Source information
Predicted 3D model of a 1497-nucleotide RNA (small-subunit ribosomal RNA) from an uncultured marine bacterium. RNAcentral holds the sequence, with entries from ENA and SILVA. The coordinates come from a structure-prediction model, not an experiment, and the mean pLDDT is 84. It matches the Rfam family "Bacterial small subunit ribosomal RNA".

RNA sequence: GAGUUUGAUCCUGGCUCAGAUUGAACGCUGGCGGUAUGCUUAACACAUGCAAGUCGAACGGCAGCGCGCCUUAGGGUGGCGGCGAGUGGCGGACGGGUGAGUAAUACGUAAGGAUCUGCCUAAAAGACCAGGAUAACCCCAGGAAACUAGGGCUAAUACUGGAUGUGCACUAAGGUGUAAAGUUUGGGACUUUAACUAGCCAAAUGCUUUUAGAUGAACUUGCGUUAGAUUAGCUAGUUGGUAGGGUAAAGGCCUACCAAGGCAACGAUCUAUAGCUGUUCUGAGAGGAAGACCAGCCACACUGGGACUGAGACACGGCCCAGACUCCUACGGGAGGCAGCAGUGGGGAAUAUUGGACAAUGAGGGAAACCUAGAUCCAGCAAUACCGCGUGUGUGAAGAAGGCCUUCGGGUCGUAAAGCACUUUUAUUAAGGGAAGAAGAUAACGUUGUUAACAGCACCGUUAUUUGACAUUACCUAAAGAAAAAGCACCGGCUAACUCUGUGCCAGCAGCCGCGGUAAUACAGAGGGUGCUAGCGUUAAUCGGAAUUACUGGGCGUAAAGAGUACGUAGGUGGUAACAUAAGUUAGAUGUGAAAGGCUUGGGCUCAACCUAAGAACUGCAUUUAAAACUGUGUUACUAGAGUUUUAUAGAGGUAAGUGGAAUUUCCGGUGUAGCGGUGAAAUGCGUAGAUAUCGGAAGGAACAUCAGUGGCGAAGGCGGCUUACUGGGUAAAAACUGACACUGAGGUACGAAAGCGUGGGUAGCAAACAGGAUUAGAUACCCUGGUAGUCCACGCCGUAAACGAUGAGAACUAGCUGUUAGAAUAUUUAUUUUAGUAGCGCAGCUAACGCAAUAAGUUCUCCGCCUGGGGGAGUACGGCCGCAAGGCUAAAACUCAAAGGAAUUGACGGGGGCCCGCACAAGCGGUGGAGCAUGUGGUUUAAUUCGAUGCAACGCGAAAAACCUUACCUACCCUUGACAUCAUCAAAAUUCCAUAGAGAUAUGGAAGUGCCUUAGGGAAUUGGUAGACAGGUGCUGCAUGGCUGUCGUCAGCUCGUGUCGUGAGAUGUUGGGUUAAGUCCCGUAACGAGCGCAACCCUUAUUUUUAGUUACCAUCAAGUCAAGUUGGGUACUCUAAAGAGACUGCCGGUGAUAAACCGGAGGAAGGUGGGGACGACGUCAAGUCAUCAUGGCCCUUACGGGUAGGGCUACACACGUGCUACAAUGGCCAGUACAAAGGGAAGCGAAAUUGUGAAAUGGAGCAAAUCCCAUCAAAGCUGGUCUCAGUCCGGAUUGGAGUCUGCAACUCGACUCCAUGAAGUAGGAAUCGCUAGUAAUCGUGGAUCAGAAUGUCACGGUGAAUACGUUCCCGGGCCUUGUACACACCGCCCGUCACACCAUGGAAGUGGAUUGUACCAGAAGUAGUUAGCUUAACCCUCGGGAUGGCAAUUACCACGGUGUGGUUCAUGACUGGGGUGAAGUCGUAACAAGGUAACC
Repeated sequence: GAGUUUGAUCCUGGCUCAGAUUGAACGCUGGCGGUAUGCUUAACACAUGCAAGUCGAACGGCAGCGCGCCUUAGGGUGGCGGCGAGUGGCGGACGGGUGAGUAAUACGUAAGGAUCUGCCUAAAAGACCAGGAUAACCCCAGGAAACUAGGGCUAAUACUGGAUGUGCACUAAGGUGUAAAGUUUGGGACUUUAACUAGCCAAAUGCUUUUAGAUGAACUUGCGUUAGAUUAGCUAGUUGGUAGGGUAAAGGCCUACCAAGGCAACGAUCUAUAGCUGUUCUGAGAGGAAGACCAGCCACACUGGGACUGAGACACGGCCCAGACUCCUACGGGAGGCAGCAGUGGGGAAUAUUGGACAAUGAGGGAAACCUAGAUCCAGCAAUACCGCGUGUGUGAAGAAGGCCUUCGGGUCGUAAAGCACUUUUAUUAAGGGAAGAAGAUAACGUUGUUAACAGCACCGUUAUUUGACAUUACCUAAAGAAAAAGCACCGGCUAACUCUGUGCCAGCAGCCGCGGUAAUACAGAGGGUGCUAGCGUUAAUCGGAAUUACUGGGCGUAAAGAGUACGUAGGUGGUAACAUAAGUUAGAUGUGAAAGGCUUGGGCUCAACCUAAGAACUGCAUUUAAAACUGUGUUACUAGAGUUUUAUAGAGGUAAGUGGAAUUUCCGGUGUAGCGGUGAAAUGCGUAGAUAUCGGAAGGAACAUCAGUGGCGAAGGCGGCUUACUGGGUAAAAACUGACACUGAGGUACGAAAGCGUGGGUAGCAAACAGGAUUAGAUACCCUGGUAGUCCACGCCGUAAACGAUGAGAACUAGCUGUUAGAAUAUUUAUUUUAGUAGCGCAGCUAACGCAAUAAGUUCUCCGCCUGGGGGAGUACGGCCGCAAGGCUAAAACUCAAAGGAAUUGACGGGGGCCCGCACAAGCGGUGGAGCAUGUGGUUUAAUUCGAUGCAACGCGAAAAACCUUACCUACCCUUGACAUCAUCAAAAUUCCAUAGAGAUAUGGAAGUGCCUUAGGGAAUUGGUAGACAGGUGCUGCAUGGCUGUCGUCAGCUCGUGUCGUGAGAUGUUGGGUUAAGUCCCGUAACGAGCGCAACCCUUAUUUUUAGUUACCAUCAAGUCAAGUUGGGUACUCUAAAGAGACUGCCGGUGAUAAACCGGAGGAAGGUGGGGACGACGUCAAGUCAUCAUGGCCCUUACGGGUAGGGCUACACACGUGCUACAAUGGCCAGUACAAAGGGAAGCGAAAUUGUGAAAUGGAGCAAAUCCCAUCAAAGCUGGUCUCAGUCCGGAUUGGAGUCUGCAACUCGACUCCAUGAAGUAGGAAUCGCUAGUAAUCGUGGAUCAGAAUGUCACGGUGAAUACGUUCCCGGGCCUUGUACACACCGCCCGUCACACCAUGGAAGUGGAUUGUACCAGAAGUAGUUAGCUUAACCCUCGGGAUGGCAAUUACCACGGUGUGGUUCAUGACUGGGGUGAAGUCGUAACAAGGUAACC
């Protein structure tokens, strides 16, 4: 920096990612080289080999080898080179490994004094005289072995005594004590020897004493060095002193005595974890994490203990003991220690060869040559890491083939390949050439030094010889040939990179968000692409991002977070001035801060990694010099902070005692009578034994109306009648005094509502629990009637609250305005100023926003808590402390989720509020629901009852019409390029008719027929045959779609541009005041405008004018008829159909803001939208339709396609919707009689006339229609008659019979007519529908569909009402506002028990392990002490012995081990507690809206 909480936003906050890194591991892949690195686990166990020897110039010797000599030829001989074993010296304390232990006997850093130090350096002095042994060797013995015992011989640089004492140590200052070793080489003279043997001399090298140094080591001190307080007290050698001992050395290091100290909140003790550091990784830094390799220190060496030797060890490849384990054994006893190098087993995700060499470097021994060396240098193995190189280069378009995609045109892999021309690093081959790592060593010669010396020795030089594991080295050269050399991960976002196919919430992916339920850029494969590259991914781990522990650099009103409040201890901080000091502070100097590493600049490997040189740095510590501002410290002053005194003053401040009235209740008495009480409504309850009501009286307890107030007081909790006593604090005004006495405050202490607890009182009212009555599906509740603890008092506990201003205390500063409480001052009339409180606004500023704003959440300072560190688990468990108990305080983890949360925004919703509308209710009229029938649906049935539509918004719907057809369904029989389209080819014109078989499709046969155009080739159309491309599908998906439609809703809304406001989502506009049917208009207004809607424009209807009069009309004139616009004629009227007019709140009055508008009126045919229609904003419902049509994808292809016949869609126990007809008298029937509108008509409407009871038939005039016909006379209506309340003269279902019509055909399954039959039904339960005027109701008429077939539907007119007080309620809707935990938006969200599964965890009778305290037993080896036993070469001796040493015994200390009793911790445990997570379980509905009883502590 990004992703992720939301519909969106800002914030808080976690989770996750991109980076760097690694001693890594795993998966896939793998050409070369260089440089590094390589058991992080079992400090588990180890076979085998090697890892520490060396010195003959310390010694006696001679096993083995070689040479020489001798030889009896067997052998002998240390004579020489040398040398096994042994004595002795030095070294095995270094080098190498590991990190178990260790939180300080460690490490780092800086210091200190009371020390030692082999080898080395320097200096001084010495090195004399003696002695006795003992290995080896020889003999012998025991033993399986390891090994051991005895006897004998022998040497030393082994051991011992004496002397000397420069010195050194001690001292009583007189003295006392105390060393030593030789060896090698050379040599003139002299001495000596068996000997060139020794003396002697010289040199070299050793030895002894002492001093100094160097190196190394030991000790002490300051500071620094993990976590836990759910570890708070620890300590008897403990702290100090004195004396002694001990040590190389200070010291309780040890012992005795004395004192009672020492450590600890600045974290002792205990527990857990851990080697420390230079450094390494990361990071801008500060930090954080780590401590592999390399380097320094420490610790350890199978586990525990112990000492010996030594300069140095309490000793990795030494010793002793104990223990565990392994091995050998003759069972008596022995041996061993890879955390050295290799290697083995084991563990593990995981880590190499039983290699070479001492050539180099360093190490040990040696005089040296040299020897040794798994230190080291090399090689081997491993892509483990870093670095470098390569896998070719150029050209090459027919853009090949092939793959993939495709809109079928093409695109892409792609100059990529092939082809052509080059190059040869690396690998290969052949050899060839070929460094550096080598310095030295030896020999000879020479100079110099030493010396008596030209021996010898030493230094240096010259020459010669010679030393390489690596190594077939690096490097160079040659040959051949592109030849031998590319993978891995990813491609939804973060994050660079996209398509196809398969799959179908499956298989799978996933770091987070999340993909997958038939069109997956997210799974799998492919093509393509992106990234890195001999590697690439994954996993693990660390830092970063994370300002997410915040020193740099965060916070606490509401997100996590101020302790309930105060007092006060430690601590922290602290007013003004002067002087002194120099602890902090600042500056300089000195020392140190190892090297390596890192950084800078150079150098060397062809570059780089790597190596190397110099510099800077190492921010630290110590010492020292200086400064004196600030802080500190000391001293002296001051008064502004703080306090004291004085005078006033307000107050429900506190404690105790006393006292008052009103009211409730109870009791007593009177009056009085049937109810009272209570609720939404009731009931329980009380009352005729007299209640309630009312009057009087009495008792008792509790609380104090009015005053009373965002008034007062108090630290908070809290405090309210009145009076008295005692008492705390505040405030104001001035003066005086003290002189920083202050602020905060971990622990601590005190106070601390309500409830609760204990003891004793008290108890009127109220009232948990409890009881009863209601409510309810239930009701352990809400409501009602009762009612006990409790509430009250005294004393004592508890110690918590949403103890809240959700805001710690103190101090200073920073615009104003208004109210109020208590004072003061000045004016006196309000008023002004000021101090201390308490409230409301508001600027700057702050804040995520809300908001805060002198009473800060502003700007600063001090201190505290301290407080917090994603949500849940959980304020829970365990432990501890407190409590009588209830419980409180302190306070986790496992596990689980990717969120949880704050503020604000827009919606939606509310059994929230306000305003308003609608046949929404109300007021009315008529229905449905009951009956019969019609029709649709569900269900059932069926071979099929085709499909769709399903709350409103499916159900007389698609369907404006299923006998066949339709038809999609079923059965049966047929067809397969197909019934239909295009293309190829062949044939035939097309076509018509007949016969036969069949249910038909179809098949067979026969007959008729020969066309049109032409450039004369042929072509067009049609039919048939053939083959395949394809046709076809009412098959699936309306949740892939277009189009169309429904619905909210003809509701008044929905938006945009610019501007403004807001961090932002958004707001404003569109809200407000009026008004309207309307976001209609007016006014106001940070908005100004605009768009889609509303309205208007369109059609129709109501009035009228003009024009025009046929098929319409007929007033006037004429003709004419029984009658008749029938005729002439005329357009006056009606009407027709074109164009106009008219209505606009235009006019008047009132109301209103002088507006918009509303009310009333005039005029007018019509008045405030005149009536009706068409017209449906942004959007909602994944609404409906793949079966109107179109269409993606999928599916079928002799069938899911096509044809035919018959059947079905018409079934029928039943349920529902929509209708028709009725139940009758406002009626039925009969007779007479009046008035429409709008339509339709040629395969049509069909007149007159005739026949039939009738449906109809015959008939055919007229009419493509203002002319004719349907159709006449519409029906209701009106007039007259009859029926008289009945299952009827109502009603017509059903059924029988007879017919008519349509049609190939009325059986399943048509309509109608006539005769007969005459069912239910007497007005319809709960519930529910329509309608506000030419409307409802009622009456008939016509059309579409249609051969025929409406009670449906669409249209038409006739007659023609009632009611609307009004908006409380039901339903729906609009605007504003409010709440919200909802946003799939209340059909939302969501809580708890129970049941099931899984997971982790607490308790638990116990059980097992680890560790530790304490008491006791025990006591190996060892050291120290003691000793009566045994023993003893050197010295002494009086020869008896002594001294001394050793063995043994014993005492003290002590490891292992054992017993008892505690603590801590881990594992496990029948059973049990809660918690978490799971699919759509069960019961309720607690919370979110007034969540339906406001919620919460």